This is a predicted structure of a 350-nucleotide part of an RNA (small-subunit ribosomal RNA, central domain) from an uncultured bacterium. The RNAcentral record of the full RNA draws on ENA, Greengenes and SILVA. Model confidence (mean pLDDT): 88 of 100.

Context: one part of a larger RNA
């Protein structure tokens, strides 16, 4: 390369957008690259392989033939690809009419609760724990009322609900704006689908500047347990978490399951919508569309499972594996402020 594969055994890239390439609805016309069929040229000879044949056999040799799957002229054939040119409307995409949503940004605002202050009350404990210290407290703590102060998260509603490509997003209210469904079918008319490499976006931690710092807490300090405790438990506590620029770019980034279409029994519940039937009704019922769970039949799986949200049947496109270890490691490239990311072997060993 051919073949085999990527829930868990090695293997889907953390998500998008997209550029070259690859792939591409129906229906007609030409044309004839690709493709099929014939003609002729070429495809040296020996080899190889078939038959036959000469050396006493055989290696060998000698003759015929088949191959030499290939490439070119040249007549032909058009299902199918491809190119031309026209047409369509179910793919897509616009319009128009709706209702949902923690979808993003940005300014504002609200109770709870935490600590801190001021003041009153009030007296001797509090706190912690397995049990204790350590802390705090007669300079009045703990406890309780009144007021303030500040930063951080937003109980109930709250659900295998919702939205979002992914990371993710939750008090309330305004602006700004992203996408997704459903009805209806007025408009284009194939305009798609993936995507090498590009771009962008990307929890937490951490970085750099400047601010904030109630609470929590890596480190660090002290009390404890213990043989010993650089821990697990206690008591404080610094970065940090929070905000704005700016980097960083990993993660069990998981459904460990790449995107897109198409097709293959059902039942059950939820969430968005839209038709019907019915009614006093926004109920209940029943159809259908999009999400989202649960069981379950063919299938298919090593097996566990998976099953219209497919791990089933099929196309087309990308991305990855190919024994453990060495190693996701080192050299070199590329990025990065740095930490370190990304590309990525070998000797060696079993």
């Nucleotide at each position: 390369u051919u073949g085999g594969g990527c829930g868990u055994a090695a293997a889907g890239a953390g998500c998008g957008c997209g550029u070259a390439g690859g792939c591409g609805g129906u229906c007609c016309u030409g044309u004839a690259a690709g493709u099929c069929g014939g003609u002729g040229g070429u495809g040296a000879a020996a080899u190889c392989c078939c038959g036959g044949g000469g050396c006493u056999u055989a290696a060998c040799c000698c003759c015929g033939g088949a191959a030499u799957u290939g490439c070119c002229c040249u007549c032909g054939a058009u299902a199918c690809u491809g190119c031309u040119g026209g047409a369509c409307u179910u793919g897509a995409g616009u319009g128009c009419g709706g209702g949902a949503g923690a979808g993003g940004a940005u300014a504002g605002u609200g109770g709870a609760a935490u600590u801190c202050c001021u003041a009153g009350u009030g007296u001797a404990g509090a706190g912690g724990u397995g049990a204790a210290a350590u802390u705090c407290g007669u300079a009045g703590a703990u406890a309780u009322u009144a007021g303030g102060a500040a930063g951080a998260a937003c109980a109930c509603c709250a659900g295998u609900g919702g939205c979002g490509a992914a990371g993710g997003c939750a008090g309330c209210u305004a602006u700004c704006u992203g996408g997704a469904c459903c009805g209806c079918a007025a408009c284009u008319g194939a305009c798609g689908c993936u995507g090498a490499g590009g771009c962008g976006c990307g929890a937490a931690a951490g970085c750099g500047u400047g601010g904030g710092g109630a609470g929590c807490a890596a480190a660090c300090a002290g009390g404890a347990u213990u043989a010993g405790a650089u821990a697990c438990c206690c008591u404080g506590g610094u970065a940090g978490u929070c905000c704005a620029c700016g980097c960083c770019c990993u993660a069990a980034g998981c459904g460990a399951u790449g995107g897109a279409c198409a097709c293959u029994a059902g039942g059950u519940g939820u969430g968005g919508g839209a038709g019907g039937u019915a009614u006093c009704g926004a109920c209940c019922c029943c159809u259908u569309c999009c999400g989202u769970g649960c069981c379950g039949u063919a299938g298919c799986a090593a097996a566990c499972g998976c099953a219209u949200u497919a791990a089933g049947u099929g196309u087309c496109c990308c991305g990855c594996c190919u024994g453990g270890g060495g190693a996701g490691u080192a050299c070199g490239g590329u990025c990065g402020c740095a930490a370190g990311a990304u590309u990525a072997a070998a000797a060696c060993u079993c």